[in-house]
Context: one part of a larger RNA
Molecule: small-subunit ribosomal RNA, 3' major domain
Organism: Humulus lupulus
RNA sequence: UAUGGGGGCCCGCACAAGCGGUGGAGCAUGUGGUUUAAUUCGAUGCAAAGAGAAGAACCUUACCAGGGCUUGACAUGCCGCAAAUCCUCUUGAAAGAGAGGGGUGCCUUCAGGAACGCGGACAUAGGUGGUGCAUGGCUGUCGUCAGCUCGUGCCGUAAGGUGUUGGGUUAAGUCCUGCAACGAGCACAAUCCUCGUGUUUAGUUGCCACUGUUGAGUUUGGAACCCUGAGUAGACUGCCGGUGAUAAGUCGGAGGAAGGUGAGGAUGACGUCAAGUCAUCAUGCCCCUUAUGCCCAGGGCGACACACAUGCUACAAUGGCCGGGACAAAGGGUUGCGAUCCCGUGAGGGUGCGCUAAGUCCAAAAACCCGUCCUCAGUUCGAAUUGUAGGCUACAACUCACCUACAUGAAGUCGGAAUCACUAGUAAUCGCCGGUCAGCCAUACAUCGGUGAAUACAUUCCCGGGCCUUGUAUA
Numbered sequence: 001u002a003u004g005g006g007g008g009c010c011c012g013c014a015c016a017a018g019c020g021g022u023g024g025a026g027c028a029u030g031u032g033g034u035u036u037a038a039u040u041c042g043a044u045g046c047a048a049a050g051a052g053a054a055g056a057a058c059c060u061u062a063c064c065a066g067g068g069c070u071u072g073a074c075a076u077g078c079c080g081c082a083a084a085u086c087c088u089c090u091u092g093a094a095a096g097a098g099a100g101g102g103g104u105g106c107c108u109u110c111a112g113g114a115a116c117g118c119g120g121a122c123a124u125a126g127g128u129g130g131u132g133c134a135u136g137g138c139u140g141u142c143g144u145c146a147g148c149u150c151g152u153g154c155c156g157u158a159a160g161g162u163g164u165u166g167g168g169u170u171a172a173g174u175c176c177u178g179c180a181a182c183g184a185g186c187a188c189a190a191u192c193c194u195c196g197u198g199u200u201u202a203g204u205u206g207c208c209a210c211u212g213u214u215g216a217g218u219u220u221g222g223a224a225c226c227c228u229g230a231g232u233a234g235a236c237u238g239c240c241g242g243u244g245a246u247a248a249g250u251c252g253g254a255g256g257a258a259g260g261u262g263a264g265g266a267u268g269a270c271g272u273c274a275a276g277u278c279a280u281c282a283u284g285c286c287c288c289u290u291a292u293g294c295c296c297a298g299g300g301c302g303a304c305a306c307a308c309a310u311g312c313u314a315c316a317a318u319g320g321c322c323g324g325g326a327c328a329a330a331g332g333g334u335u336g337c338g339a340u341c342c343c344g345u346g347a348g349g350g351u352g353c354g355c356u357a358a359g360u361c362c363a364a365a366a367a368c369c370c371g372u373c374c375u376c377a378g379u380u381c382g383a384a385u386u387g388u389a390g391g392c393u394a395c396a397a398c399u400c401a402c403c404u405a406c407a408u409g410a411a412g413u414c415g416g417a418a419u420c421a422c423u424a425g426u427a428a429u430c431g432c433c434g435g436u437c438a439g440c441c442a443u444a445c446a447u448c449g450g451u452g453a454a455u456a457c458a459u460u461c462c463c464g465g466g467c468c469u470u471g472u473a474u475a
Base pairs, nucleotide, nucleotide: 001473002472003471004470006469007468008467009466010465011464012463014459018422020420021419022418025313026312027311028310029309030308031307032306033304034303041052063299064298066296067295068294069293072124076123077122078120079119080118081117086101087100088099089098090097091096106113107112126288127287129286130285131284135282136281137277138276139275140273142271147186148185149184150183151182152181153162154161155160166177167176168175192265193264194263195262197233198232199231200230201229202228203227207222208221209220236259239253240252241251242250243249302441315415319374320373322371323370324369325368331362332361333360336355337354341350342349343348381412386407387406388405389404390403391402428451429450430449431448434445
């Protein structure tokens, strides 16, 4: 140091107690496998698999077959010609190749020069080619676990030990106490951000009162409230009682918006896994150089007997359809968001007020409430699949986008062994918004709010971890 189906102490949604899932169905996405001209590449227990990819029709794109180029798409240096830009024609899928036309700028010592274009010869460019087991940087993981070390001293022949162990305590090597140790560093905590309360200040586009109206964002006035921004106070076991060793602390209480780390985030020690990444980037070495570089149009990355992973929608009455009514937060917008009115069953089209936004628009929140129908059925559940007709974006929608309408109406009646998340404004459930983005395969990801539970006896057991001790192994 590792390890034990050794021992002691302790912790964690680790078990237990609950709650909702996955595993069965259909579909979406990713992966394996198979297929293929190509299905580009990498990631593979936890810690790969809705992950790189915050968006593959072309582009992206790295792959394939084909058409082309060879100082090259890009950089620097040399020589020659010519300003560059522009327009037209032929050929071609395009890249490109060929031909014609018009026409000159800037600086200037009138020699020329600068930029751009074309041609030539070389130095060299270029490589998403290999090696992540040559590397930097970045990242995952154990793990936000409480550990990891150092100086001096002391002990030991030395390796090393001590300190860091013991008694308590803590979320914590947190603190107290004892002690051949005394101190210190990196982690812990605090410091940082957001939320929760008061107060000061500032009031426009926000707020309030009046006026006014079909309705107002209108008018006038105000700074008390709401809110927004900036500052400040506040929480520290500070106070009281019990307990404890007169300690650290712990239990209960008061006051308080908040109580013992208030809640959440950011923050990740020494190290482990030759963990991941040479395809973000950088980079050693090796390799290619009329090709492993570069351009183009087409195809592929979207295949499909099957297997796995993550999700969405369901199997219905705590529900489904229809009509009416109510309440958010946080975002985004000028190549943009687009009101209103009209047309259309609808997707959408026409018109184009307003808004560079506390002003205007996206925007309708949905679960919820009220009322009608359905009455337990493969149904007025469920929506896959397929047909037809349309709309939108875009040179382009066949391979291969999304949306709408009508028709169609599959599996599915709660899911074996097994397995996952979650301790409170959490789970569950309900919608809104954003990035990427012409469009979108988003059911993803990342935010935001609405409604809002149950349970925790306990640590015996499963898993992971920390400290001490003991057996064993060790060049």